[in-house]
RNA sequence: UGGCUCAGAACGAACGCUGGCGGCAGGCUUAACACAUGCAAGUCGAGCGAAGGCUUCGGCCUUAGCGGCGGACGGGUGAGUAACGCGUGGGAAUAUGCCCUUCUCUACGGAAUAGCCUCGGGAAACUGAGAGUAUCUUUGGAGACAUUGGGGAGGCAAAGAUUUAUCGCCUUGGGAUCGGCCCGCGUUGGAUUAGGUAGUUGGUGGGGUAAUGGCCUACCAAGCCUACGAUCCAUAGCUGGUUUGAGAGGAUGAUCAGCCACACUGGGACUGAGACACGGCCCAGACUCCUACGGGAGGCAGCAGUGGGGAAUCUUGGACAAUGGGGGCAACCCUGAUCCAGCCAUGCCGCGUGAGCGAUGAAGGCCUUAGGGUUGUAAAGCUCUUUCACCGGUGAAGAUAAUGACGGUAGCCGGAGAAGAAGCCCCGGCUAACUCCGUGCCAGCAGCCGCGGUAAUACGGAGGGGGCUAGCGUUGUUCGGAAUCACUGGGCGUAAAGCGCGCGUAGGCGGGUUCUUAUGUCAGGGGUGAAAUCCCGAGGCUCAACCUCGGAACUGCCUUUGAAACUGAGAGCCUAGAGUCCGGGAGAGGUGAGUGGAACUCCUAGUGUAGAGGUGAAAUUCGUAGAUAUUAGGAAGAACACCAGUGGCGAAGGCGGCUCACUGGCCCGGUACUGACGCUGAGGCGCGAAAGCGUGGGGAGCAAACAGGAUUAGAUACCCUGGUAGUCCACGCCGUAAACGAUGGAUGCUAGCUGUCGGGCAGUAUACUGUUCGGUGGCGCAGUUAACGCAUUAAGCAUCCCGCCUGGGGAGUACGGCCGCAAGGUUAAAACUCAAAGGAAUUGACGGGGGCCCGCACAAGCGGUGGAGCAUGUGGUUUAAUUCGAAGCAACGCGCAGAACCUUACCAACCCUUGACAUCCCGAUCGCGGAUUCCAGAGAUGGAUUCCUUCAGUUCGGCUGGACCGGUGACAGGUGCUGCAUGGCUGUCGUCAGCUCGUGUCGUGAGAUGUUGGGUUAAGUCCCGCAACGAGCGCAACCCCUACCUUUAGUUGCCAGCGGUCCGGCCGGGCACUCUAGAGGAACUGCCGGUGACAAGCCGGAGGAAGGCGGGGAUGACGUCAAGUCCUCAUGGCCCUUACGGGUUGGGCUACACACGUGCUACAAUGGCAGUGACAAUGGGUUAAUCCCAAAAAACUGUCUCAGUUCGGAUUGUCGUCUGCAACUCGACGGCAUGAAGUCGGAAUCGCUAGUAAUCGCGUAACAGCAUGACGCGGUGAAUACGUUCCCGGGCCUUGUACACACCGCCCGUCACACCAUGGGAGUUGGUUCUACCCGAAGGCCGUGCGCUAACCUUUGGGGAGCAGCGGGCCACGGUAGGAUCAGCGACUGG
Repeated sequence: UGGCUCAGAACGAACGCUGGCGGCAGGCUUAACACAUGCAAGUCGAGCGAAGGCUUCGGCCUUAGCGGCGGACGGGUGAGUAACGCGUGGGAAUAUGCCCUUCUCUACGGAAUAGCCUCGGGAAACUGAGAGUAUCUUUGGAGACAUUGGGGAGGCAAAGAUUUAUCGCCUUGGGAUCGGCCCGCGUUGGAUUAGGUAGUUGGUGGGGUAAUGGCCUACCAAGCCUACGAUCCAUAGCUGGUUUGAGAGGAUGAUCAGCCACACUGGGACUGAGACACGGCCCAGACUCCUACGGGAGGCAGCAGUGGGGAAUCUUGGACAAUGGGGGCAACCCUGAUCCAGCCAUGCCGCGUGAGCGAUGAAGGCCUUAGGGUUGUAAAGCUCUUUCACCGGUGAAGAUAAUGACGGUAGCCGGAGAAGAAGCCCCGGCUAACUCCGUGCCAGCAGCCGCGGUAAUACGGAGGGGGCUAGCGUUGUUCGGAAUCACUGGGCGUAAAGCGCGCGUAGGCGGGUUCUUAUGUCAGGGGUGAAAUCCCGAGGCUCAACCUCGGAACUGCCUUUGAAACUGAGAGCCUAGAGUCCGGGAGAGGUGAGUGGAACUCCUAGUGUAGAGGUGAAAUUCGUAGAUAUUAGGAAGAACACCAGUGGCGAAGGCGGCUCACUGGCCCGGUACUGACGCUGAGGCGCGAAAGCGUGGGGAGCAAACAGGAUUAGAUACCCUGGUAGUCCACGCCGUAAACGAUGGAUGCUAGCUGUCGGGCAGUAUACUGUUCGGUGGCGCAGUUAACGCAUUAAGCAUCCCGCCUGGGGAGUACGGCCGCAAGGUUAAAACUCAAAGGAAUUGACGGGGGCCCGCACAAGCGGUGGAGCAUGUGGUUUAAUUCGAAGCAACGCGCAGAACCUUACCAACCCUUGACAUCCCGAUCGCGGAUUCCAGAGAUGGAUUCCUUCAGUUCGGCUGGACCGGUGACAGGUGCUGCAUGGCUGUCGUCAGCUCGUGUCGUGAGAUGUUGGGUUAAGUCCCGCAACGAGCGCAACCCCUACCUUUAGUUGCCAGCGGUCCGGCCGGGCACUCUAGAGGAACUGCCGGUGACAAGCCGGAGGAAGGCGGGGAUGACGUCAAGUCCUCAUGGCCCUUACGGGUUGGGCUACACACGUGCUACAAUGGCAGUGACAAUGGGUUAAUCCCAAAAAACUGUCUCAGUUCGGAUUGUCGUCUGCAACUCGACGGCAUGAAGUCGGAAUCGCUAGUAAUCGCGUAACAGCAUGACGCGGUGAAUACGUUCCCGGGCCUUGUACACACCGCCCGUCACACCAUGGGAGUUGGUUCUACCCGAAGGCCGUGCGCUAACCUUUGGGGAGCAGCGGGCCACGGUAGGAUCAGCGACUGG
């Protein structure tokens, strides 16, 4: 940087655990799925006749039918609808029952038709015929009305009733109310939906409607919508509001309210003021039911209720008392609207489950360091109270007279008793709250990070604690946090992100000035913005939730009056932007034509001979048919050395020999002209490296593919020899690159210094200096940036325009579209999956990166190991057991400084159980202990026996201590496990030169600086420099040994000189010397020369016993390796407790096809053997140096003479010695005999730089005995180091890094198996939709109407007016065919 996740609020919720009371709300979000049963729309007798009943004979009551009004309201649901559907604000061409107001009228006569009666049909629903009858209906005239500019023709009203007071009816004008219609603006996603439309757009005439209008029709014209997104697809009722948010926004549209749409699905009209009608009609379809099979009936998305679906959502309740609705004059009737009650913690609000005192801090629980702590004033106990619930009594308001479902409800009074009433989640971090036990990567947890593999605050339980509380958690959804789509309020050099570059359309933005206008803008007024909700202030329920009233607000739209700065518009002017003109200039800018030399290759000819070529080394290849080399001539194609430069030109790609022609752009100077003509630029158009494609040429060199040779484990590569497309030209495609400055374009502003290219000006000048314009680089200030860095050529400060980004992977992929001959390009997802991916910088580590330096690291040398035999350790195998540990260096002659028993931890067998050992308690005894003998036994042990011995103190008490025996239980005991729970100790890097700190400074920070740099050193040793200055642990020194000298001291040491002598420093004597062991001195680059920087130092020299750390030792920084050790010791936890403890005997640790490590002895003559032959030191022996334990190699003489030997000594036989209870398994040594392998060791590998390697012997520890081992000691005593390229290890600096468990890191791909999602897929199934055609129910419209007809007229013929029927066109359902689109399935297949 960036995603993921959490803490908040909300809900018509659901689920889990739990559940005392009340108030107020809410309650099918899913199947607009199907519905049993009851109810939800009737009423009017003051419209009418009739039938029936009653009658006090006055009349009264009931109602089927006709008729009137109402069933278009109220109630439900959200399927459809992206629309004038809704919201908001306007408009004109309209109708309006009931209501209000105004005007006018309200008579007479006739004809039908239900009911009723009679006769039928039918299962039913229902229905036919006949006779007669009322309102209604129909009709006549008068008159009102309607139409018109006028005239004419034609049409056309009325209802009465009764209780006589009213209610009605008709016409008309107006009002009110509720509707219909039109318009501006707003109203989801998709462009991988870009074109759509024929009644389509407009006009004229006509029709239709209450009314405008292609609403319909005939004709005419060809329009209309669309990138400000038409059409198409998907989704969705809209709003007031609700929820979240600081706001802007986001999400949502339950309850309440407004509008719309729908009523089983589709179509249709009738009636009416109003419907194309939820509880009306007709038709078609699906479904259900009845049926006598002929026919019929139905529509809960009304209230309850049922089934079904579902995680999930209630009673088949009461009442019309209130509010309201319909009818009626009214009484009244109806009303699942409504008011109430019931169920449900579903939500919000309120209350309770007690209050005070109470410490022995009770018991119990839990923890414990065993002391205690905590639960905890909590409980018990004492003293009180009674809210809620319970029991009894009384008892409203809601209704201003009557009427109360709720309801004996709310409230009030009284009573009893702490009595009836607490749970849920969490306690690793985020995030408030910790311990024990169980479990042991199991069981499980988990919102993210992540916990669990034997000490889990993360799982499960418990104790304790935290939070909320009649609830608490979980799940789901929305907003928030998320500035994580950024209008407020983000970005694009490297984190995701600048189109490869230009021209340019629409669009956006745009210089100075004057006047006008009023689009945006600002101010005032008016209308509207329903109520409810939110907010504020009051009030009512005891409070609150809730309810009531008032205010504010509703950020909007319309309208009107003003203002004129800015923006826009109109008109005019200007020149600073932009352009034109004139004079100069630079340039690999572009295109075409011509031309030049060098080189390569080929051809011809000459000279010439055996090789050439190529490589790390070779080979393939060429060459005696004459190559390579060399000379001359010729041919062909391609590219242009030097100049050449962070130089030039171009928009980018790109452009390089020279000449000519044509041509684009740029720069400088002049300031004549135009007068904002400008900037950017979605789409669009053009250009666009290389590779590639098409056609035709060309082809020298080079060179994918390919072939051969090498390399290699392989080598489809790197290297070599060849070689085709291609590279070149012409024309045409492709359209991509790390097309990069990873940095879009334009304009203005903001310190400089320095180089370079082009031009001008000035100083007199081809030099130089100054200045100016344009380009191209480096450094750098302010500023900026996460940092790196950028910095007048910005990544700074601003404005304008375009493009692009929103976690990683899937994927720049699939599908679809467009482009392309193809290759492919462009546009561009999702499922699924992860909790990261990424940038810059930091510290380390690492590199077959670099620089500097060191080390027996290599090299130079000497000697070994690896081959043999043996010794010893390990692995493996074996075994009853072969005890255990150690494992690259840094395990393997290691623990073990020494396994026959013991040791010993292992195995077998046999024994013991408070124990072999410690402390406490009880009882007994006074001892204990030593020695002898016998029996059983393998022994431990058990039994018996004899002898010696007679504890200490004392208050004289078995009182105290001590010892032993017996018993009980606490406990002992464990070399059992965990070194990955630990302490301590040790190894290792490494005796390498490093590791850090304080203060300061720098950096957002991790960190840096110091500690880097120049020198120097063995050294972070020292010097110099330096934003560092100091300091600590390491280095060095201080310590020990050794090398020289002095001094002190001379015994058991020494003997120079003197004496003695038995010749031995033996004695006297002496302390000079050696030596011993104390104290001192001495060495410091101190002195000289050179070098270096006048430093540190280095080199050389002098002197000196010693010279640059003199030699050796001890001494081991911060840390690394979960290095080693629980079997040295200590220790947490776990485990065993007649055994995993303890004892004894025997066995084993010593096995043996084999493999490895470390050693010894050899293979011989530098030797073996024999003889002679000296000289040590350390150390041990009880002790000072006496004394004792004691040399070898070397050296000399002799012999052996190159052989499996006089080398070598293994192995074996036999006889002994020693130690020890005991040498069988299983000791060491000696004598005699035997005499194996081995003739110097493959690949590989180890040690050592001077008194060292090599070689020679000696001593010591432990030990009864046992060394080739370990630790020490001296004797003899070399060779070599040019040097740091390479191997190994290390130090410092630097660089890269995708590593940080740190290269033994990280990580890529194939394959195998299983699973998930997805693309393709012969096809197949379904949905939606379009086009063409066929069919054409009901219905209204048009036509016809030869069959019929009651009222009216009639001249009786008929007329008028109708009906049935028929025809036509429209049209639902249905059918056929063809498309488009979206889904499901699909063998196989893809990454």
Molecule: small-subunit ribosomal RNA
Organism: uncultured prokaryote